[in-house]
Context: one part of a larger RNA
């Protein structure tokens, strides 16, 4: 000097990204216990009091009466810190074995879709599973308790339905054309049958084009200009474009660039936090919207208690580095 452990005047978060770490709390009995709530909870809420030993009484336990000691009686050890507000996720659960435990995954519930049984689906053949099940069943997708809800657009893409027309493969079809060759012809050339090469029309399915439907399918949900008797604003009007122009609810948000927006609260002082406003760069309704009691080794802000986190360091024990003998 370091590590681990312990104690500490006064102050008590001034430390720090952040109360990280440490300290406080703690058992049992009694009293008492708020908002909110899905009426179960919240709740060990919070906050208080008691706690040892001896004698008498008491069936036991509890209780009652009297007495004794200490600074201290759950006398050591073991044994919740609490409260308020907000975000996210309903919850218990699961996860990156060895840097992430979460707001991620799952979940009960909701909904869409496929499947009539030799089911759909899985699977390399077979076998098997699904299931010794049968639509209150099974597979797949999305959402994710509960409460209130879930708006508009089918133009594009997908899916479902339709079958009149257009297009369209193999195949069928074989008009016609070429080669060869008997034959004819003086020659040029013509050229049957056969063999061979090729081949038009026509017939010809699904698909696509086409016609409809469908959003808890993939997805999408405007711009400019003017207008009210202060000003400002625009219920209103005009115009262009679109398939349709964002409804309810929420909103500087896990989403807001400008931005430490503005106002209010909390502080002496608050880029964070809470409540509002709405100018939503770029929320928005099962890629769910908004709430929500309970829950959380979750994240954020505040307060009480408490403390060597700090002001500011000191001392002690054990282990260890170094120096001397």
């Nucleotide at each position: 000097g370091g590590a681990u452990u312990g104690u500490u005047c006064a102050g008590g978060a001034a430390c720090u990204a952040g109360g990280c770490a440490a300290a406080u709390u703690a058992g049992c009995u009694c009293c008492g216990u708020a908002a909110c709530u899905u009426c179960g909870g919240g709740a060990g809420a919070a906050g208080g009091a008691g706690u040892g030993c001896c004698c008498c009484u008491g069936u036991a336990a509890a209780g009652g009466g009297g007495g004794c000691c200490g600074c201290a009686g759950u006398g050591a050890a073991u044994a919740g810190c609490g409260u308020c507000a907000g975000g996210c996720g309903a919850c218990u659960g699961u996860u990156u074995a060895a840097c992430a435990a979460a707001a991620a995954c799952a979940c009960a519930g909701g909904u869409c879709u496929c499947u009539g049984c030799u089911a759909a689906g899985u699977c390399g053949a077979a076998a098997a599973c699904g299931a010794c099940g049968u639509a209150u069943a099974g597979g797949g997708g999305c959402u994710g308790a509960c409460g209130c809800c879930u708006g508009c657009c089918c133009g594009g893409u997908g899916c479902c339905g339709g079958a009149a027309g257009g297009u369209u493969a193999a195949a069928g079809g074989g008009a016609g054309a070429g080669g060869u060759c008997a034959g004819c012809g003086c020659a040029a050339g013509c050229g049957a049958a056969g063999c061979u090469u090729u081949g038009a029309a026509c017939u010809g399915a699904a698909g696509c084009c086409c016609c409809g439907g469908u959003g808890a399918a993939c997805g999408g949900c405007g711009g400019c200009c003017g207008u009210a008797a202060c000003u400002a604003u625009a219920a209103c009007g005009g115009u262009c474009c679109u398939a349709a122009g964002g409804u309810a609810g929420c909103g500087a948000a896990a989403u807001u660039c400008c931005u430490u927006g503005u106002c209010g609260g909390g502080u002496a002082a608050g880029u964070u936090c809470c409540g509002a406003c709405c100018u939503g760069c770029a929320c928005g309704a099962a890629u769910g919207g908004c709430g929500u009691a309970a829950c959380g080794a979750u994240c954020u802000g505040a307060c009480g208690a408490c403390u060597g986190u700090c002001u500011u360091a000191a001392c002690a024990a054990u282990c260890u580095g170094c120096c001397c003998g």
Predicted 3D model of a 325-nucleotide part of an RNA (large-subunit ribosomal RNA, domain IV) from an activated sludge metagenome. The RNAcentral record of the full RNA draws on SILVA. Its mean pLDDT, the model's own confidence on a scale to 100, is 87.